Small-subunit ribosomal RNA, central domain from an uncultured bacterium, 346 nucleotides, folded computationally. The RNAcentral record of the full RNA draws on ENA, Greengenes and SILVA.
[in-house]
Context: one part of a larger RNA
RNA sequence: UUGGGCGUAAAGCGCGCGUAGGCGGCCUGCUAGGUCGGGACUCAAAUCCGGGGGCUCAACCCCCGCCCGGUCCCGAUACCGACAGGCUUGAGUCUGGUAGGGGAAGGCGGAAUUCCAAGUGUAGCGGUGGAAUGCGCAGAUAUUUGGAAGAACACCGGUGGCGAAGGCGGCCUUCUGGGCCACGACUGACGCUGAGGCGCGAAAGCUAGGGGAGCGAACAGGGUUAGAUACCCUGGUAGUCCUAGCCGUAAACGAUGGACACUAGGUGUGGGGGGAUGUGCCCUCCGUGCCGCAGCCAACGCAUUAAGUGUCCCGCCUGGGGAGUACGGCCGCAAGGCUAAAACUC
Numbered sequence: 001u002u003g004g005g006c007g008u009a010a011a012g013c014g015c016g017c018g019u020a021g022g023c024g025g026c027c028u029g030c031u032a033g034g035u036c037g038g039g040a041c042u043c044a045a046a047u048c049c050g051g052g053g054g055c056u057c058a059a060c061c062c063c064c065g066c067c068c069g070g071u072c073c074c075g076a077u078a079c080c081g082a083c084a085g086g087c088u089u090g091a092g093u094c095u096g097g098u099a100g101g102g103g104a105a106g107g108c109g110g111a112a113u114u115c116c117a118a119g120u121g122u123a124g125c126g127g128u129g130g131a132a133u134g135c136g137c138a139g140a141u142a143u144u145u146g147g148a149a150g151a152a153c154a155c156c157g158g159u160g161g162c163g164a165a166g167g168c169g170g171c172c173u174u175c176u177g178g179g180c181c182a183c184g185a186c187u188g189a190c191g192c193u194g195a196g197g198c199g200c201g202a203a204a205g206c207u208a209g210g211g212g213a214g215c216g217a218a219c220a221g222g223g224u225u226a227g228a229u230a231c232c233c234u235g236g237u238a239g240u241c242c243u244a245g246c247c248g249u250a251a252a253c254g255a256u257g258g259a260c261a262c263u264a265g266g267u268g269u270g271g272g273g274g275g276a277u278g279u280g281c282c283c284u285c286c287g288u289g290c291c292g293c294a295g296c297c298a299a300c301g302c303a304u305u306a307a308g309u310g311u312c313c314c315g316c317c318u319g320g321g322g323a324g325u326a327c328g329g330c331c332g333c334a335a336g337g338c339u340a341a342a343a344c345u346c
Base pairs, nucleotide, nucleotide: 003318004317005316006315007300008299012314014200015199016198017197021193022192023191025087026086027085028084029083031081033080034079035076036075037074038073039072040071041070042069049065050064051063052062053061054060090190091187092186093185094184095182096181097180098179102176103175104174105173106172107171108170109153113149114148115147116146117145118144119143120142124135125134161168162167205246206245207244208243209242210241214240215239219235220234221233222232257313258312259311260310261309262308265291266290267289268288269287270286271285272284273283274282275281295302296301319346320345321344328339329338330337331336
């Protein structure tokens, strides 16, 4: 609960595709369902309500009027709707360019690390605030050569790029999605949003099979400490990686849903186009930052990438705890997820 709100106070679904529905550009004609005007009938009486009156008042009684509407007829035609026709500015298609860590598969590369073999070489190495556990005369650390493996890609690298979000970074090839710009041509409102639904969705976790260098929950030891189930150190399993399948969460954040229009500027930067009197300039479109006016805001701040001014659609909030819990349902192998209360209490 006919209200006011949702950046930070409670509140924007993690993101997309899209069904129903809601909403929807310009012009003409037609219709008259909505809408508007007039009329008729009806909404029994009583009651209620408003006005007036009668019992000395009141209760009570009497008179008049009325709500919310409904049906039909006639009329109006601006707007909404239906139907018919047209338009191009919204939307889309084509053509030519163009930037990019967008996605998938395959191949390749160097640095580093660890391990293995061998050479040189000798007593330490490692680690810390200081140490110790640990490693090392069965030759470690250091250094050189060769080999193996897995994972990640220094510099470039950037409030820089791409993607709807999650996210994406060595190089090459193949397949593939989207964007932006320019000039015209074409379709002719084909649009916006989107309850349900469907798909995508970091990390961790799960199932099966591989892989395992480094790192590293758990675990063990050393140290610290009053204690130290931690922080520090030495080890180290799962995991981290790959393939296939689940899970479906997050401070999934810009803590800011999507679309469109309008409302001073200045200054960086990425992509494209045009102009010039041509190095550094001007104009313009798209993106991404900062500063800032009007306006907004409780303030902080936001400010053409709005949190300003408006329209449309969706989601959500309604004191704290109990509780994102119980129960039920649906989903999941499980972990658990989604939906979601109440008693009680302040």